Background:
A computed fold for a 1514-nucleotide RNA from an uncultured bacterium, annotated as small-subunit ribosomal RNA. Rfam family: Bacterial small subunit ribosomal RNA. The prediction has a mean pLDDT of 82.

RNA sequence: AGAGUUUGAUCCUGGCUCAGGAUGAACGCUGGCGGCGUGCCUAAUACAUGCAAGUCGAGCGAAUGACGAGGAGCUUGCUCCUCUGAUUUAGCGGCGGACGGGUGAGUAACACGUGGGUAAUCUGCCUGUAAGACGGGGAUAACUCCGGGAAACCGGGGCUAAUACCGGAUAACAAGAGAAGAAGCAUUUCUUCUUUUUGAAAGUCGGUUUCGGCUGACACUUACAGAUGAGUCCGCGGCGCAUUAGUUAGUUGGCGGGGUAACGGCCCACCAAGACGAUGAUGCGUAGCCGACCUGAGAGGGUGACCGGCCACACUGGGACUGAGACACGGCCCAGACUCCUACGGGAGGCAGCAGUAGGGAAUUUUCGGCAAUGGGCGCAAGCCUGACCGAGCAACGCCGCGUGAGUGAUUAAGGCCUUCGGGUUGUAAAGCUCUGUUGUAAGGGAAGAACAUUCAGGAUAGGAAAUGAUCUUGAACUGACGGUACCUUACCAGAAAGCCACGGCUAACUACGUGCCAGCAGCCGCGGUAAUACGUAGGUGGCAAGCGUUAUCCGGAAUUAUUGGGCGUAAAGGGUGCGUAGGCGGUUUAUUAAGUCUAUGGUGAAAGCCCCGGGCUCCAGCCCCGUAUGGCCAUAGAAACUGAUAGACUUGAGUGCAGGAGAGGGCAAUGGAAUUCCAUGUGUAGCGGUAAAAUGCGUAGAUAUAUGGAGGAACACCAGUGGCGAAGGCGGUUGCCUGGCCUGUAACUGACGCUGAGGCACGAAAGCGUGGGGAGCAAAUAGGAUUAGAUACCCUAGUAGUCCACGCUGUAAACGAUGAAUACUAAGUGUUGCGGGUAUUGACCCCUGCAGUGCCGAAGCUAACGCAUUAAGUACCCCGCCUGGGGAGUACGGUCGCAAGGUUGAAACUCAAAGGAAUUGACGGGGGCCCGCACAAGCGGUGGAGCAUGUGGUUUAAUUCGACGCAACGCGAAGAACCUUACCAGGGCUUGACAUCCUGGGAAUCCUUUGGAAACAGUGGGGUCAGUUCGGCUGGAUCGGAGACAGGUGGUGCAUGGUUGUCGUCAGCUCGUGUCGUGAGAUGUUGGGUUAAGUCCCGCAACGAGCGCAACCCCUGUAUUUAGUUGCUAACAAGUAAGGUUGAGCACUCUAGAUAGACUGCCGGUGAUAAACCGGAGGAAGGUGGGGAUGACGUCAAAUCAUCAUGCCCCUUAUGUCCUGGGCUACACACGUGCUACAAUGGCCGGUACAGACGGAAGCGAAGCCGCGAGGUGGAGCAAAUCCGAGAAAGCUGGUCUCAGUUCGGAUUGCAGGCUGCAACUCGCCUGCAUGAAGUCGGAAUCGCUAGUAAUCGCAGGUCAGCAUACUGCGGUGAAUACGUUCCCGGGCCUUGUACACACCGCCCGUCACACCACGAAAGUCUGCAACACCCGAAGCCGGUGAGGUAACCCGUAAGGGAGCUAGCCGUCGAAGGUGGGGCCGAUAAUUGGGGUGAAGUCGUAACAGGUAACCC
Repeated sequence: AGAGUUUGAUCCUGGCUCAGGAUGAACGCUGGCGGCGUGCCUAAUACAUGCAAGUCGAGCGAAUGACGAGGAGCUUGCUCCUCUGAUUUAGCGGCGGACGGGUGAGUAACACGUGGGUAAUCUGCCUGUAAGACGGGGAUAACUCCGGGAAACCGGGGCUAAUACCGGAUAACAAGAGAAGAAGCAUUUCUUCUUUUUGAAAGUCGGUUUCGGCUGACACUUACAGAUGAGUCCGCGGCGCAUUAGUUAGUUGGCGGGGUAACGGCCCACCAAGACGAUGAUGCGUAGCCGACCUGAGAGGGUGACCGGCCACACUGGGACUGAGACACGGCCCAGACUCCUACGGGAGGCAGCAGUAGGGAAUUUUCGGCAAUGGGCGCAAGCCUGACCGAGCAACGCCGCGUGAGUGAUUAAGGCCUUCGGGUUGUAAAGCUCUGUUGUAAGGGAAGAACAUUCAGGAUAGGAAAUGAUCUUGAACUGACGGUACCUUACCAGAAAGCCACGGCUAACUACGUGCCAGCAGCCGCGGUAAUACGUAGGUGGCAAGCGUUAUCCGGAAUUAUUGGGCGUAAAGGGUGCGUAGGCGGUUUAUUAAGUCUAUGGUGAAAGCCCCGGGCUCCAGCCCCGUAUGGCCAUAGAAACUGAUAGACUUGAGUGCAGGAGAGGGCAAUGGAAUUCCAUGUGUAGCGGUAAAAUGCGUAGAUAUAUGGAGGAACACCAGUGGCGAAGGCGGUUGCCUGGCCUGUAACUGACGCUGAGGCACGAAAGCGUGGGGAGCAAAUAGGAUUAGAUACCCUAGUAGUCCACGCUGUAAACGAUGAAUACUAAGUGUUGCGGGUAUUGACCCCUGCAGUGCCGAAGCUAACGCAUUAAGUACCCCGCCUGGGGAGUACGGUCGCAAGGUUGAAACUCAAAGGAAUUGACGGGGGCCCGCACAAGCGGUGGAGCAUGUGGUUUAAUUCGACGCAACGCGAAGAACCUUACCAGGGCUUGACAUCCUGGGAAUCCUUUGGAAACAGUGGGGUCAGUUCGGCUGGAUCGGAGACAGGUGGUGCAUGGUUGUCGUCAGCUCGUGUCGUGAGAUGUUGGGUUAAGUCCCGCAACGAGCGCAACCCCUGUAUUUAGUUGCUAACAAGUAAGGUUGAGCACUCUAGAUAGACUGCCGGUGAUAAACCGGAGGAAGGUGGGGAUGACGUCAAAUCAUCAUGCCCCUUAUGUCCUGGGCUACACACGUGCUACAAUGGCCGGUACAGACGGAAGCGAAGCCGCGAGGUGGAGCAAAUCCGAGAAAGCUGGUCUCAGUUCGGAUUGCAGGCUGCAACUCGCCUGCAUGAAGUCGGAAUCGCUAGUAAUCGCAGGUCAGCAUACUGCGGUGAAUACGUUCCCGGGCCUUGUACACACCGCCCGUCACACCACGAAAGUCUGCAACACCCGAAGCCGGUGAGGUAACCCGUAAGGGAGCUAGCCGUCGAAGGUGGGGCCGAUAAUUGGGGUGAAGUCGUAACAGGUAACCC
């Protein structure tokens, strides 16, 4: 620091996801040790049991009574009494239970943080200073007696003490009042003086004493001051929701009281009507706050466990008492819920203290030891108490450290795994050998943490008469839970100690097997449908390691909320437009000020933590110490540039004036002509109208057309223009009136008056709504006619709202430049509108120039690109609005506006991994341009109808073997299924096999005969036997037997493959190198202008070259020459025949087959750019690639073939192999393809007669002759073939006949008789003869071939083959018609355009309906909860009143008694809980219902993207 994921690829936008760190964690697997930390995040749920706050006898009375002493009794060791009184303690009293410990429910608050104020306050214990501590009184617990109660406990009588309680004296320095002075920020404060009021424990323990006291310590009182702690007030700071916008009645303030430690509506009476709020009041939701912790480069974001500070709470709610301090966790009272005891009358309780239990939960420990240390309470002290604390235990929960050994060791062991079978890997890893001993085990030693205090023994200091004591100090003694722990030493053995996750990419790490869209994985992309590096297992490898993974959460990456640090033309995003309030921002200059700003200093920012120097636990974590830092806040002093404020000035921003100007700017009124329609009349006659074509419609009752006249409404042709005006919407005949804005010139006036603008207000197309008019044309709805599968559409004929006017509402549009407003700056060029200036001119142009608009093009710059570019999307500043993935959704709910329609504001659940922008290459288009092709057209002949042949589908079957399926499967593989072939079926056999190699045994085998059998096969009989040799049954050996390795498979996968082939297409294309352009995919070249059959060639050009294709080179054919003449040929010569190159002879000709020549736009003319080339011509056998063939670029179709062959993997192995017999592949209701033969007279039949080419032939072709009607038979000459044979060519020509009919057409079908091949023609061959004589009279929709020696027609040959040809492959004979042309159909090429396609239009994709599931809304209602309100009731308690009851202290009184005061009780205000009531809000649930989302291949259509009616917005 980035990466993956949208696409065929690219750039961008944008979301999702990952790699990092962290945790009070949990879960899975695993687990050796130690140190230091941490450990109920959930139920502030309920709690058994124990402990967590007591202490002081030196405050008091009392009880207890050890040791000791004395005395008495006497049974001499017991009892009793007295004294001393250690010890213990219930009660009174004092201090402490307000600290310490827990928890985070509540709380959005002065609760917290930070900084201040307190002149508005208090403060026990502690410290200092000053003064003092006098003299009295009356009670009461304990105790005792009585009584009540189950208990808890209570009542009454009596006795008693105090450091308990109550008067009095003393005193102002305290409080109040007054006076004077001083001070201060107001109230006020301070000092001095006068006056009034108010207090105490003569205590306890020591020492001493002359018994009066004195003195010390502790305790006590008053005052002042300090310290500590607390209260209170204020500034600032830190959550969400505006779908919470208004809140408030003690509310806001005042005056006077009350109350408090203290200010204050804190409370009360009266008066006023205020107070808070868009800088977010009020309400609702959530939440303890902070130091800090996690993360981050930082700014930030998240968190608030442990440790520390503050706050709040203590079963829930309320309340006060005591006290320095509480409205009190282990106190009290009351109410409520719950639990427990009960004798039913009544009582007791509060773990959010430490342990622990139950429950909840994914989840969180021991009912441990000790006060040794630190700290706290009490005490003079010893000491007691202390679940604070210190320690131990449990838990890998976290961090840190250590170990599980080290060295050596190769036949690289065995085993495992893989394998190309060679090997590789695990792997120096192991074993083995040599060491070490951290840890472990055992034994031994063994700390620091301990110093106070106290006691003892000394010393010193001040005061004092002295002593004790106090304070300081020296030494000794005593004190350890942890713990016999840390640590040290010795001995022993490599012995006791490694797992987890991952291995497709991101992301380090790969193979085998199993599985077969199953099982499963998955953080994202995505794997799995028979060769899975992605599932499971194994081997191996990578990572981390006593842990490793997963899950959850937070930050980061995420510049994905952007202050640092983003955007808004098209990706999400500019408000429809203006005016304007608050607010924000603001021209030049002078002075002052000092709020912002800056500088210096001071205070604070607790400690811990972070960072850092150092120290010491062996090191680390942890610990100790120093120092930085703590971005802030407060205070003081200073500076004055900038911002602000105040005062003044200026003119350039802004505005006014004056002089001109243009304009569909707005409103009202008047008016004009053209056209449509309607009405009337005339002329006129059969149609009009409408469409692609029609029909509905109108018209003989006279339409349309035409002419004249009239009515009425709406809109304003030409001018007219990327022209004008307006803020936008928008505005268009003409005239008048009223009126807004703008521009130019000038520089007289004002003097910053400005810009923007949340809310607000106004305007705002069309449609729509209300009321009233109006209504010609047009025209939703509607009706009819067409179209169509349908057509609720497109088209046509009609036609109502509406469109128009007035008034009112609505308030939205793709309200768009998809571009907010203002200002400034930044190259040129060229139009146009308005107004000026200059030169020149008679004038108008032209030219130069300024301002204001409106266009085009373009530099820099910007942009993802497209593009923008002085009218910015450039460079800056300022203000407003808006955006943050797609869908759900501009929906729901709520609010608000509206008459309604609806507008505005505006979510969530759920769901997806994309959605999107621009550009690129293709492909496609019922887009465009150019061009080609038997593509159409023009022609000729067919197919589709018939019969048959053949192939396919389907069906059937035991099997009808398999493959091929649009073109490019279907007379295809198959160039030939009776057996064989043969792969299929039935049955019968074989199991190392029908075939190959190796081993072993016998040794020849073949052959003949015979039995069973359908055969395979199983037997029988017979004869007969090889070669070499070292002479050894030694070696080899066809063939046979045997055992196992193996054979075998037309079994599967052509979607694992090779090879081969088809197709686009013989179409003209497909690419590369370098360069250039582009961020890039890519482009350029290859496009353009011509031309060509051609990317063929020429020219031009940021391209220049090159390759594969094209063409040419090759073969056949057409012409000529030459060479060579046998088997070919025969002109001349000769011979011969019935005839014939038959023969001699010859090679001239034909021919054969070698070589060569020839054709190249070479020549001429024209056109063209003088090019390429084209047109015409000459010559030539042939002319513009002469004709034909072979030749098939990059690639496409997962095209075809595992059944030609080869081959990976899988499968079968007495069978999916192999042999045999028979059957099947030949079936047959039917459908399709390809053919043959026909339907006839251009013909059929009969007779005669003529002319080819190419090819084949030895298990072959087979002549002549003879036989047969014929197929054929016989025969066997010749021929391995220019010699012989197949072999007769046929159409044609000629003569005859038939005469238009199901025929003398046609030949299917069938019968009989034969022939041939072959072991064998039944299933199932071909041919012949005779007989039979079906359909068919030229073929619907549709469709095929062909452009010249072609189509058509005619026959011939060959391969396959025993036999079988209408098929296939070749060959020749006869031999046409037509092409205007490229509009259309099909296919193709190039350029261009649109695209939402890229599996590429056989694409993509929308909505209803049906089904399943999910979340949500509405809903008659039903049910919780919350906070208020009104009323009722009203506990405890404070306060107030009363107090006839009760009453020790003070007063009067001798006393009795009375008074004062207090008080039980009662009354009142307030008041928790409770009750009643109507509303509010949140939520749960509900028959039914609504849309939404998601789902495998459902239904209907085809709306969108070329999209077939351009699409879209309101």